[in-house]
RNA sequence: ACCUGAGGCGAGACGAUCGCGGGGUGAGUUGCAAAACGGACCUCGAGGAAAGUCCGGGCUCCAUAGAGCAGAAUGCCUCCUAACGGGAGGGCACUUUUACAAGUGACGGCCAGUGCAACAGAAAUGAUACCGCCCGCCGCCGCUUCGGUGACGAUGGGUAAGGGUGAAAUAGUGAGGUAAGAGCUCACAGCAAGUCCUGGUAACAGGCUUGGAGGUAAACCCCAUUCGGAGCAAGAUCAAAUAGGGGAAGAGAGACGGCUCGUCUCGUUUGGAUUCCCGGGUUGAUCGCUAGAGCUUAAUCGUGAGGUUGAGCCCAGAUAGAUGAUCGUCUUAAACACAGAACCCGGCUUAUCGCCUCAGGUAUUC
Repeated sequence: ACCUGAGGCGAGACGAUCGCGGGGUGAGUUGCAAAACGGACCUCGAGGAAAGUCCGGGCUCCAUAGAGCAGAAUGCCUCCUAACGGGAGGGCACUUUUACAAGUGACGGCCAGUGCAACAGAAAUGAUACCGCCCGCCGCCGCUUCGGUGACGAUGGGUAAGGGUGAAAUAGUGAGGUAAGAGCUCACAGCAAGUCCUGGUAACAGGCUUGGAGGUAAACCCCAUUCGGAGCAAGAUCAAAUAGGGGAAGAGAGACGGCUCGUCUCGUUUGGAUUCCCGGGUUGAUCGCUAGAGCUUAAUCGUGAGGUUGAGCCCAGAUAGAUGAUCGUCUUAAACACAGAACCCGGCUUAUCGCCUCAGGUAUUC
């Protein structure tokens, strides 16, 4: 200097002038009062993603009672967290690379069962014999040292090592063995299993033993763990208005949920709980609404995510929706990019400008 990758920080600060929204104080004005208006001054005022609405909660209501099933989600181990499908550390596998570093993982189970794998191929799973290899018997032709042996045809039996097809053919390579072959036997290597040994909290790793053996579960399924529903347009209060509207069903119905059981409440023919449809009125005000699983900082424990303790701070709450414009100065770089809160918080994902640091390597120079 270049390449590959990982991480951190910022995305403005100060001052002046004018202009917006909230809060505080309050001269003063109107008013019998309640209350209304309100000069001047002080103070606060969009993000690292406010975005997507993908997860998890806080909070509110259903609600006076649950339980089971259905359904859904997650899926290696240990830890963090209010919780999570999030995060940290580790294990295993895969990808990539000359190598290292790194990256990704929808990472439980095919020995509970069911299903699927076109075409090709004999045959797609305990399935199969197309070309083959070996043995026996029969027929026929030759050779012969008369023991036998070779070719062809038909047939019976054995075989899956070789060849072909295919993504995949009863787990691989080599040797022995066999009539020819096969884990039939052995050696090496791999998968799986094991209440075995060693290390580790564990996942696992190494060793040993066993002849146990196709693939596929983001296929159905099985196993383990977890899960009520709806959502701030939730909900609460006040004010105001209207058509004491019309119709249908009804003996059982409702109280949270898709179903079932259960509990409670109301009602059952003098009628009537409850449900559904059509139509009308209201669309105003206040609260919810920002003090939080909050922020900053120091010490300490931990590999880390984070925890504990002390000190300090209050930092938008709009409601047709506020924070803008100009000038000047400052910065190890420069204020440019992506882009605007709407109940709040913790994550994930996506968009994007700039600076800094670290890890691994290549080349050159000293």
Annotation: Bacterial RNase P class A from a bacterium, 366 nucleotides, folded computationally. The prediction has a mean pLDDT of 77. The model forms 88% of the base pairs in the Rfam consensus. Rfam family: Bacterial RNase P class A. It is annotated as a ribozyme.